RNA sequence: GGCUCCAUAGCAUAGUGGUAUUGCGUGAGACUCCAGAUCUCAAGGUCCAAGGUUCGAAUCCUUGUGGGGUCA
Repeated sequence: GGCUCCAUAGCAUAGUGGUAUUGCGUGAGACUCCAGAUCUCAAGGUCCAAGGUUCGAAUCCUUGUGGGGUCA
């Protein structure tokens, strides 16, 4: 340098055009003498950046940034 894959909450992830999902973690409550475990509820995301297409984009297109793989 060519090709290719990935980027979503503190961490790990689902979502392949129509209000962003789940687990762990965090906070509150229930239970308990207390704690743990268990159960319930809640908070937390401008979906890597910029532009384009579309009535509508995390999702499709272009460019860039960062990371992985592969070829030379």
Predicted 3D model of a 72-nucleotide RNA (transfer RNA) from Ostreococcus tauri. Rfam family: tRNA. The family's RNA type in Rfam is transfer RNA. Rfam's curators write: Transfer RNA (tRNA) molecules are approximately 80 nucleotides in length. Lineage of the source: Eukaryota > Chlorophyta > Mamiellophyceae > Bathycoccaceae > Ostreococcus.